[in-house]
């Protein structure tokens, strides 16, 4: 980079400490920022993965598997503005104008983020 799978309306500093102008992927919006964002560090959520216990399949000469639930928070990761801030493509509903169209709910895709697994 690709590919497969699971998750994305909860949660987590309303004067901590540096630094200092740009940030929220990307389009259009519409926010965040010098009353200091963004990054860093410290803190802190949470439990994806590793541990720990239990059950249940599997396989058997030995658990070197597989799922579920639970406990911990010590490792690996993440994540700490707003729903993944909202939309981009399709359908469905009813409103409006009624010729194209606007806007609203709700549904599936797309596209990303993030684990964890394979090329």
């Nucleotide at each position: 980079c690709u590919c497969u799978u699971a998750u994305c309306g909860a949660g987590a500093g309303c004067a901590g400490g540096c630094u200092g102008a740009g940030g929220g992927a990307c389009u259009g919006g519409c926010c965040c920022g010098a009353u200091g964002a963004c990054g860093c560090c410290c803190g802190g959520c949470a439990a994806c993965c590793g541990g720990c216990a239990g059950c249940c399949g599997c396989a058997c000469a030995g658990g070197u598997u597989g799922g579920c639930u639970g406990c911990a928070g010590c490792g690996g990761u993440g994540c700490c503005a707003a729903a993944u801030c909202c939309u981009g493509c399709g359908g469905u509903g009813g409103c409006c104008u009624c010729u194209u169209g606007g806007g609203c709910a709700c549904c599936g895709g797309g596209a990303g983020a993030u684990g964890a697994g394979a090329g």